Description: SAM riboswitch aptamer (S box leader) from Niallia nealsonii, 110 nucleotides, folded computationally. Its mean pLDDT, the model's own confidence on a scale to 100, is 80.
RNA sequence: AUCUUAUCUAGAGCGGCGGAGGGACAGGCCCUAUGAAGCCCAGCAACCAAAUUAUUUAUUAAUUCAGGUGCUAAUUCCUACAAAACAUAUUUGUUUUGUAAAGAUAAGAG
Numbered sequence: 001a002u003c004u005u006a007u008c009u010a011g012a013g014c015g016g017c018g019g020a021g022g023g024a025c026a027g028g029c030c031c032u033a034u035g036a037a038g039c040c041c042a043g044c045a046a047c048c049a050a051a052u053u054a055u056u057u058a059u060u061a062a063u064u065c066a067g068g069u070g071c072u073a074a075u076u077c078c079u080a081c082a083a084a085a086c087a088u089a090u091u092u093g094u095u096u097u098g099u100a101a102a103g104a105u106a107a108g109a110g
Base pairs, nucleotide, nucleotide: 002109003108004107005106006105007104008103013041015040016039017038021031022030023029026079027078028077042072043071044070046069047068048067050064051063052062053061054060076102080099081098082097083096084095085094086093087092
């Protein structure tokens, strides 16, 4: 790098070092010297692992923990398609619902 499954509107920094970029890509829109990335510390608890309780054939649910990953601006920041409703007054906009694509994370396969 590839494949499968699940999840993605919750949660978490007034810290130290650092010193100009960052939000995946394109467009937009944003964040940033009132300090970006990165590192450390701190924190959170999504998945796996562990523990407890209830139930059970299997298991499932809740709570705890923080060992393995992960995460700590904005819904995955927004974007596609279809349907409905509303507004506008003529092609656009808004809202809701549903289904995708791409991406991220976890667990597994190879």